[in-house]
RNA sequence: CUGAUAUUGAAAGCGCCAGAACCCAUGGGGUUGACGAGGAAGGGACUAAUCGAAAUAUCGGCGGAUGGUCUCUCGGUGAGCCACCAUCGUUAGUACUGCUACAAAACCAUACCGGCAACGGAAGGAACAAAAGGUAGUACUCGUGGCGAU
Numbered sequence: 001c002u003g004a005u006a007u008u009g010a011a012a013g014c015g016c017c018a019g020a021a022c023c024c025a026u027g028g029g030g031u032u033g034a035c036g037a038g039g040a041a042g043g044g045a046c047u048a049a050u051c052g053a054a055a056u057a058u059c060g061g062c063g064g065a066u067g068g069u070c071u072c073u074c075g076g077u078g079a080g081c082c083a084c085c086a087u088c089g090u091u092a093g094u095a096c097u098g099c100u101a102c103a104a105a106a107c108c109a110u111a112c113c114g115g116c117a118a119c120g121g122a123a124g125g126a127a128c129a130a131a132a133g134g135u136a137g138u139a140c141u142c143g144u145g146g147c148g149a150u
Stems, first nucleotide, its partner, number of pairs: 014063004019059001020032005035052003041073007074089005080147005093140008107125002112121003
């Protein structure tokens, strides 16, 4: 350094790396390889996942993930109840328009600590988003059958 077995722990811009780049070296080894925001009714199948910041290797590859489509169950809404139908998913009808909030890295830094180095690390300083959500409005939709009450 590699392989096998067993046990324990650990993640969702999450984990890993044999391509590539870089460093040391010349048997080879090491470093890098996604910055936060947002996101879950449950099951199955397929697919392979929202938003911006920075940078231009956050390239490339493998695996996974709260994404998407279909379907089933359950649930909300459609002016009381039941069934169907439609539509959505607990923030629970669709589309559009306006208003409204917040971040981390990068940076300061040729500083401090670790490492021969590539690089890594903790603390501090100063910022800056979008989607979402909320809210106001517009348009469309707001059903069928039965029962019951007023």